[in-house]
RNA sequence: GAGCCGGCCGGGUGGCCGCGGCACACCGGGCUCGCCCGGGGUGCUGAGGAAAGUCGGGGCUCCGCAGGGCAGGGUGCUGGCUAACGGCCAGUCGGGGCGACCCGCAGGAAAGUGCCACAGAAAAGAGACCGCCGAUGGCGAUUGGCCGGGAAACCGGUCUGCCGCACAGGUAAGGGUGAAACGGUGCGGUAAGAGCGCACCAGCGUGCGGGGUGACCCGUGCGGCUCGGCAAACCCCACUCGGAGCAAGGCCAAGCGUGGGACGGCCGGCCCGGCCAAUGUCCCCAGGUAGGCCGCAGAGAUGGAUGGCCACACAGGCGCUCCGGCGCCGGACAGAACCCCGCUUACAGGCCGGCUCAC
Numbered sequence: 001g002a003g004c005c006g007g008c009c010g011g012g013u014g015g016c017c018g019c020g021g022c023a024c025a026c027c028g029g030g031c032u033c034g035c036c037c038g039g040g041g042u043g044c045u046g047a048g049g050a051a052a053g054u055c056g057g058g059g060c061u062c063c064g065c066a067g068g069g070c071a072g073g074g075u076g077c078u079g080g081c082u083a084a085c086g087g088c089c090a091g092u093c094g095g096g097g098c099g100a101c102c103c104g105c106a107g108g109a110a111a112g113u114g115c116c117a118c119a120g121a122a123a124a125g126a127g128a129c130c131g132c133c134g135a136u137g138g139c140g141a142u143u144g145g146c147c148g149g150g151a152a153a154c155c156g157g158u159c160u161g162c163c164g165c166a167c168a169g170g171u172a173a174g175g176g177u178g179a180a181a182c183g184g185u186g187c188g189g190u191a192a193g194a195g196c197g198c199a200c201c202a203g204c205g206u207g208c209g210g211g212g213u214g215a216c217c218c219g220u221g222c223g224g225c226u227c228g229g230c231a232a233a234c235c236c237c238a239c240u241c242g243g244a245g246c247a248a249g250g251c252c253a254a255g256c257g258u259g260g261g262a263c264g265g266c267c268g269g270c271c272c273g274g275c276c277a278a279u280g281u282c283c284c285c286a287g288g289u290a291g292g293c294c295g296c297a298g299a300g301a302u303g304g305a306u307g308g309c310c311a312c313a314c315a316g317g318c319g320c321u322c323c324g325g326c327g328c329c330g331g332a333c334a335g336a337a338c339c340c341c342g343c344u345u346a347c348a349g350g351c352c353g354g355c356u357c358a359c
Base pairs, nucleotide, nucleotide: 001357002356003355004354005353006352007351008350009349012312013311014310015309016308017307019046020045021044022043023042024041026039027038028037029036030035031034048333052344053343055342056341057340058339059338060245061244062243063242072241073240074239075238076237077091078090079089080088081087092106093104094103095102096101107236108235112234113233114230115229116228129175130174131171132170133169136168137167138165139164140163142161144159145158146157147156148155149154183201184200185199186198187197188196202226203225204223205222206221207220208219209218210217211216249294250293251292252291255289258286259285260284261283262281263280264276265275266274267273314331316329317328318327319326320325
């Protein structure tokens, strides 16, 4: 000088004015005489690291629920922590960085199905566009031998050798396309080629030995096994999951109205019983509503208080400068609403500690 990681603060002190909550006594008013309403006073107390997003989990409350299964959702390397979690800690594996260190929705693609744009011949138990070959078969030409025909030149057939064509066909080495083309290098092999064979390397599977609680790691042998990617496609496997939320929910409870009862009339007086009943009552009861209280808290409402001004220093920025200072600007993100544990997101500026690389 350039970086990495962790922790913390996130405006301070004083004064004045104001706001919410609680307690205390006081003043005024009301009445059903113990409370209610209003007012000022004193004391105490009053936002955050994220109070935010409302994403995960739990407490609390109500509803649902015998048990089992199906469907559906969630989670997904290992071990531990936790009330629980998709959280945290430590590790494993993979990727990035010279490094400190960072990142990872990280089970299974060798259970099955499906998909793989464009380009390309072909996109998954494959494929022949160019290229290579054309051994074998085919076609053409031809040396030599034999046979037949002919007087001969020559013609036909067949065998063999050589040459040509690239027709059948072979070939995945090479080119080209692509994110991806069915291991890599070399030798052998072949008509040309190819794990076709071999050596080494890489991967996969598997056996053994060792280490680790485990994920996994180290060593070694065997098998040419070479098997693409996607599960944030269906699916499979393992674990797990009831719903709604403080406007949850509980208690008290007017007025008007509603429902029930008592009081009423008739059965000649009374009681029981029966029948009728449209109203009415300073009567009783019930559920529900308004409203109030609880839930509710060392802030705590039920339309939501936590603010403003001044002074002094402290950071920070800008301008001027005679380098001593002077003047101006100016405090980040944001703000509780049942509580708690996490995650994520926003954030001016500053402090502390540890570490890496270069000079």
Bacterial RNase P class A from a soil metagenome, 359 nucleotides, folded computationally. The coordinates come from a structure-prediction model, not an experiment, and the mean pLDDT is 80. The model forms 92% of the base pairs in the Rfam consensus.